[in-house]
The prediction has a mean pLDDT of 82. This is a predicted structure of a 708-nucleotide part of an RNA (large-subunit ribosomal RNA, domain II) from a Cytophagales bacterium. Rfam family: Bacterial large subunit ribosomal RNA. Gene Ontology terms of the family: ribosome and structural constituent of ribosome.
Context: one part of a larger RNA
RNA sequence: GCCUACGAGUUGCGGUGACUGGCAAGGUUAAGUGAGUGGACUCACGCAGCCGCAGCGAAAGCGAGUCUGAAAAGGGCGCAGGGAACGGUAACGUUCAUACAGUCAGUUGCUGCAGACGCGAAACCAGGUGAUCUACCCGCGGGCAGGUUGAAGUGGCCGUAACAGGUCAUGGAGGACCGAACCAGUAAACGUUGAAAAGUUUUUGGAUGACCUGCGGGUAGGGGUGAAAGGCCAAUCAAACACGGAGAUAGCUCGUACUCUCCGAAAUGCCUUUAGGGGCAGCCCCGGCAAAGGGUCUUACAGAGGUAGAGCUACCGGCAGGACUAGGGGGAGUCACAUCCUGCCAAAUCCUGGUGAACUCCGAAUGCUGUAAGACCGCACCGGGAGUGAGGGUGAGGGUGCUAAGGUCCUCAUCCGAGAGGGAAACAACCCGGACCACCGGCUAAGGUCCCCGAGUCUGUACUAAGUUGAACAAAGGUAGUCUGCCUGCCGCGACAGCCAGGAGGUUGGCACGGAAGCAGCCAUUCCUUUAAAGAGUGCGUAACAGCUCACUGGUCGAGCGGGCGGGGCACCGAUAAUAAACGGGCAUCAAGUACAGCACCGAAGCCGUGGUAGAUGUAUUUAUACAGUCUAGGUAGGAGAGCAUUCCGCAGAGCGGAGAAGGUCCUUUUGAGAAGGGCUGGAGCGUGCGGAAAAGCAAAUGUAGGC
Numbered sequence: 001g002c003c004u005a006c007g008a009g010u011u012g013c014g015g016u017g018a019c020u021g022g023c024a025a026g027g028u029u030a031a032g033u034g035a036g037u038g039g040a041c042u043c044a045c046g047c048a049g050c051c052g053c054a055g056c057g058a059a060a061g062c063g064a065g066u067c068u069g070a071a072a073a074g075g076g077c078g079c080a081g082g083g084a085a086c087g088g089u090a091a092c093g094u095u096c097a098u099a100c101a102g103u104c105a106g107u108u109g110c111u112g113c114a115g116a117c118g119c120g121a122a123a124c125c126a127g128g129u130g131a132u133c134u135a136c137c138c139g140c141g142g143g144c145a146g147g148u149u150g151a152a153g154u155g156g157c158c159g160u161a162a163c164a165g166g167u168c169a170u171g172g173a174g175g176a177c178c179g180a181a182c183c184a185g186u187a188a189a190c191g192u193u194g195a196a197a198a199g200u201u202u203u204u205g206g207a208u209g210a211c212c213u214g215c216g217g218g219u220a221g222g223g224g225u226g227a228a229a230g231g232c233c234a235a236u237c238a239a240a241c242a243c244g245g246a247g248a249u250a251g252c253u254c255g256u257a258c259u260c261u262c263c264g265a266a267a268u269g270c271c272u273u274u275a276g277g278g279g280c281a282g283c284c285c286c287g288g289c290a291a292a293g294g295g296u297c298u299u300a301c302a303g304a305g306g307u308a309g310a311g312c313u314a315c316c317g318g319c320a321g322g323a324c325u326a327g328g329g330g331g332a333g334u335c336a337c338a339u340c341c342u343g344c345c346a347a348a349u350c351c352u353g354g355u356g357a358a359c360u361c362c363g364a365a366u367g368c369u370g371u372a373a374g375a376c377c378g379c380a381c382c383g384g385g386a387g388u389g390a391g392g393g394u395g396a397g398g399g400u401g402c403u404a405a406g407g408u409c410c411u412c413a414u415c416c417g418a419g420a421g422g423g424a425a426a427c428a429a430c431c432c433g434g435a436c437c438a439c440c441g442g443c444u445a446a447g448g449u450c451c452c453c454g455a456g457u458c459u460g461u462a463c464u465a466a467g468u469u470g471a472a473c474a475a476a477g478g479u480a481g482u483c484u485g486c487c488u489g490c491c492g493c494g495a496c497a498g499c500c501a502g503g504a505g506g507u508u509g510g511c512a513c514g515g516a517a518g519c520a521g522c523c524a525u526u527c528c529u530u531u532a533a534a535g536a537g538u539g540c541g542u543a544a545c546a547g548c549u550c551a552c553u554g555g556u557c558g559a560g561c562g563g564g565c566g567g568g569g570c571a572c573c574g575a576u577a578a579u580a581a582a583c584g585g586g587c588a589u590c591a592a593g594u595a596c597a598g599c600a601c602c603g604a605a606g607c608c609g610u611g612g613u614a615g616a617u618g619u620a621u622u623u624a625u626a627c628a629g630u631c632u633a634g635g636u637a638g639g640a641g642a643g644c645a646u647u648c649c650g651c652a653g654a655g656c657g658g659a660g661a662a663g664g665u666c667c668u669u670u671u672g673a674g675a676a677g678g679g680c681u682g683g684a685g686c687g688u689g690c691g692g693a694a695a696a697g698c699a700a701a702u703g704u705a706g707g708c
Stems, first nucleotide, its partner, number of pairs: 001708006011114013026051003032045005055062002065077004083096005117255002120252001124245002128241002135219009144209001146178003149174001153170006182206003187202004221237001223233003258643006268281005282388002284385005293379001294377010309362001310360002316356002319353005325346001327345002329342004391416010421432003436612004441608003447602003450586003456599001458598006469588002477573002481570004485565006498556005504529003509523003535550001539548002613633005618627004644697001646694007655686002663681006
């Protein structure tokens, strides 16, 4: 991991609803007794008690009222029968329909108390069991090869006045030295489903001591023992172990078993020692009541309001420039004063421009409230059962943040959640569109139509040359890329470009300067002349001239040529990320790119067609069915309904079975759980109808046991 078996809402007593039934202003017995019986059953008795028929008050108590209160006030909690016909003078009586309801059982939903759907703690407590492991202690014993060092003391000799002292011997001290046994466990390797639930090898520390060790004994769980590590107390220790209280508790995690049908949420508000839990409300389901109320939409009318926008010589706050002008700064006034100036700062005022969630002289659209009308809706209300109370994405209006976030917090809408199908390569929430079933039928949506790949290498006109683009995204800025719009200038009296020619004279203008001659610089009414035209000169050039050009003019040529706009379209650069990789790929250039216009086609579980199933509602008739009536059938949590299967029991006992039961397996078959039939196997019981009762359905719980 798989298979098989087992494996989780039960039972008792209360409460509260629903359905079914009995009786009904009443309903009902309990224990018990008696009788019957195969019985756990049945019948009878038993009227104690309980619920209901009246409430109010703390109560005494009063009572359709009562309590409070001075009150016949007010207030709280309660109560209420009405109609028809007949008879009767009336009181009243009778009848009818309606109204008035409880109670006792059975089944079932939910709930309370109990272990209360199942499994699961870490822990707590009580009385016990443990010191054969280990810690420390007590008693009695045992052990430590060999080698080394050589303390005190003592003796001889020397020495001293005597001591001291020296030296040589002797001696044999030491938590002394080296090192086996023994004890330990330093370092490394190995071992790590080990040889071993702590070891092996090499290495290392102690090895006469606070040493090691045998046997016997002592200390016990909030206790011991501890040269102290929270260490050790039997492979268990920040409180041992075994059994019990005990099914502790678990707002937590996991699991919770057959089918079909109808409906179908929430992730919000308030409160919570509350925030991943709850209570109430909201939203879902089921039943009831009734056609009155309510809701949605449209239209009309009437309202409240201060948002968007806008505005501000309408306030408040704030900004820029200017004018005017207090005050100040600076300067002048020989100091001081007066006075004056100012291109500096600047109040008030004025002008211009412009700003604001917490500004408003203004002010929508929507939305909201009400009234009326119309259309539609079983939405309102009462009772029973829930789940939800972690939401998320997108679009829009905002707050916060960085006009950051797949951020966070509100509001409106929508989808996912709980929604399949088609498109977007892939992709919960983007686009299209809401799946009852079947079909080898049709039409479309989004999106597509060269090939992968269903459908146009479709039609027309432009643009793009960058493979831009062809489905992620990019700026400031740069730019004779190219197409185009508009404005404007020149142009057959010949433009623009090219080519040919001219481009002169006064004059080297004056100044200045070493020089300055068109061309370093300065000055200037930069003038006049000849001209078709030619600047007191546009550049290059020279030391300065010279020289080459330009403006300007003529000729040639022959049709457009310039300037502009923060014009428009499509392109270009800007453009850097880690394996080679961002059209899905192949590939595509009058396109298979882009823009506009058009026709056709493809394309979904959408729509249509054909057939069928189920539900709701309506109509018809006889329960049940019919309808060529209508509508509906995506679905998590969850509500409601209808069924299938298993085991046992009761009644009926129809039935099957060695001519083969149950079980197994294969085939056939049903809308589902399933049922039936046939073959083979198997070898002795099984089953049908109607009811009843449950140890009543497994894929999951790191489920339990067994097998493989």
It was read from a public genome assembly.